[in-house]
RNA sequence: GUCCCCAUAGCUCAACUGGAUAGAGCGCGGGCCUCCGGAGCCUGAGAUUGAGGUUCAAGUCCUCAUGGGGGCA
Numbered sequence: 001g002u003c004c005c006c007a008u009a010g011c012u013c014a015a016c017u018g019g020a021u022a023g024a025g026c027g028c029g030g031g032c033c034u035c036c037g038g039a040g041c042c043u044g045a046g047a048u049u050g051a052g053g054u055u056c057a058a059g060u061c062c063u064c065a066u067g068g069g070g071g072c073a
Base pairs, nucleotide, nucleotide: 001072002071003070004069005068006067007066010026011025012024013023019056028044029043030042031041032040049065050064051063052062053061
C1' cells in the first nucleotide's frame, strides 16, 4: 500500500430474515435481612465507536472516518 474481519452497559456476551420496551451474567448504587457482613432476597442506574445515506422503520443494510485483529506485498 491493498484485502478481509471486529467495534452494543465499567467488564464478558446476547439481540433471528431489518420490526415488539436493546436483554443476561459479573460489577456498581439503594433497600430488606443480620451483631456486622463481602452471604441471601428485592430494587435502581448504566450501552449500540463517530458522521452521513437508504427505509414507514436501522444495533442489523450502504458510504466515509476512527480504533483493534489478521492475510498478501

Source information:
This is a predicted structure of a 73-nucleotide RNA (transfer RNA) from a Patescibacteria group bacterium. Its mean pLDDT, the model's own confidence on a scale to 100, is 81. Its Rfam family is "tRNA".